Overview: The RNA shown here (Glycine riboswitch aptamer) has 103 nucleotides and comes from uncultured Paraburkholderia sp. The organism belongs to Paraburkholderia, within Bacteria. Rfam family: Glycine riboswitch aptamer. From the family's description: This family represents the bacterial glycine riboswitch. The sequence is in RNAcentral, with records from MGnify.
RNA sequence: CAUCUGGAGAGCGGCGCCGCGCGCGCCCACCGAAGGGGAUUCCCGCAUACGGCGUGCACCACGCCUUAGCGCGGAAAGAAACUCUCAGGUACAUGGACAGAUG
Numbered sequence: 001c002a003u004c005u006g007g008a009g010a011g012c013g014g015c016g017c018c019g020c021g022c023g024c025g026c027c028c029a030c031c032g033a034a035g036g037g038g039a040u041u042c043c044c045g046c047a048u049a050c051g052g053c054g055u056g057c058a059c060c061a062c063g064c065c066u067u068a069g070c071g072c073g074g075a076a077a078g079a080a081a082c083u084c085u086c087a088g089g090u091a092c093a094u095g096g097a098c099a100g101a102u103g
Stems, first nucleotide, its partner, number of pairs: 001103006011028001013027005029090003035086001036084003040077002043074004051065006
């Protein structure tokens, strides 16, 4: 990777459309087990306190400069059965992480 088998959860919701299908659109309520995002590390950018300098009517105001934490944004690496519900799903069918067997 392929085949076979097992495989949970949650409304057979309401309204409308229609070519009447396992269909589409909208609304409300839900689920986590397709997929996807979230810890953290590092780098870059922006902003900012304190601080320094200058000016003035002087312990205040304005302007300039440097800058850590924190915050915002971007890039790279990067876990989960946790978490978020974007996607997907909520009778049957289909799908389904994961597990077993065979090749």